[in-house]
Molecule: transfer RNA
Organism: Acidobacteriaceae bacterium
RNA sequence: GGGCCCAUAGCUCAACGGUUAGAGCCGCCGGCUCAUAACCGGUCCGUUCCAGGUUCGAAUCCUGGUGGGCCCA
Numbered sequence: 001g002g003g004c005c006c007a008u009a010g011c012u013c014a015a016c017g018g019u020u021a022g023a024g025c026c027g028c029c030g031g032c033u034c035a036u037a038a039c040c041g042g043u044c045c046g047u048u049c050c051a052g053g054u055u056c057g058a059a060u061c062c063u064g065g066u067g068g069g070c071c072c073a
Stems, first nucleotide, its partner, number of pairs: 001072007010025004018056001027043005049065005
């Protein structure tokens, strides 16, 4: 220098262009227990990396950028 992939909750990850972006873990509350763990129920948590564009409508498509990973030179 060239190519490819990834970026979504505190963490690990889902999510045909269309209802309010969900699940598990963690945290908190409650149940169970003599008690703790386990288990069960509930609950809190999002500028979907950034800036534009397309569209009636974008986490999703397009362009540029940033960060990370891999390959080639």